[in-house]
RNA sequence: AAGUUAUCAAGAAAGGCCGAGGGAUUAGACCCUUUGACGCCUUAGCAACCCUUUCGCCAGAAUGAAGGUGCUACAUUCUAUCCGCCGUAGGCGGAAUAGAUAACAA
Repeated sequence: AAGUUAUCAAGAAAGGCCGAGGGAUUAGACCCUUUGACGCCUUAGCAACCCUUUCGCCAGAAUGAAGGUGCUACAUUCUAUCCGCCGUAGGCGGAAUAGAUAACAA
């Protein structure tokens, strides 16, 4: 690296540096951005995957003071393929694909 399982409409920002694009990729739409985005660093926070502690045989529930990740605009920003419903526009729901994160992993 391929792969397996789980989750993805909740939640959580300030300061410093930088300086033009950014929201994964392709297309379209929408949006953020020189009132400084994106990115990096520091601090703070969110969350509860691993984990800590408590109850419990387990399952599971609660907890978040320590630690490993992750995350802190927009639903994974929305749509794209298939199915169903309403319906000629289009909308709603489900599934798949792709992606992200975690824990595993010959």